[in-house]
């Protein structure tokens, strides 16, 4: 001098991850099949539904029923996709100093 690696500081807000709010997709919605409950009104599967992968339910107030069959609203109630826009400073890059090989 050069390469590498550790530590710490600085910078860029380049790339990736993270969180957040929007928007859109979906009505967390429909239909079929089987089994159940009644102090209850659930459970298993299948399909549609989306430029779509996932999910596809919960809790409440009421109608409604009587062994058969559910309904209405309300909870700006979540996940997942993709996109915009924000936050902070993770992570890789890079600078500076020190140690070390």
């Nucleotide at each position: 001098g050069a390469u590498g690696a550790a530590u710490a500081u600085c910078u860029a807000u380049u790339a990736c991850a993270g969180c957040c709010u929007u928007a859109u997709a979906u009505a967390a919605u429909u239909u079929c099949g089987g089994g159940g409950a009644u102090u209850g009104g659930c459970c298993c599967g299948a399909a549609a539904g989306u430029c779509u992968c996932u999910a596809u339910c919960g809790g409440g107030c009421g109608g409604c029923c009587u062994u058969a069959a559910c309904u209405g609203c309300c909870c700006u109630g979540g996940c997942u996709a993709u996109a915009a826009g924000g936050c902070a400073g993770g992570u890789a890059u890079g600078u500076u100093a020190u140690u070390u090989u």
Description: Predicted 3D model of a 101-nucleotide RNA (Purine riboswitch aptamer) from a Thermoanaerobacterales bacterium. The source organism's lineage runs through Bacteria, Bacillati, Bacillota, Clostridia and Thermoanaerobacterales. Its Rfam family is "Purine riboswitch aptamer". For this family Rfam cites "Riboswitches Control Fundamental Biochemical Pathways in Bacillus subtilis and Other Bacteria" (Mandal et al., Cell, 2003). Rfam describes the family as follows. Riboswitches are metabolite binding domains within certain messenger RNAs that serve as precision sensors for their corresponding targets. The sequence was found by an Rfam model in a public genome assembly.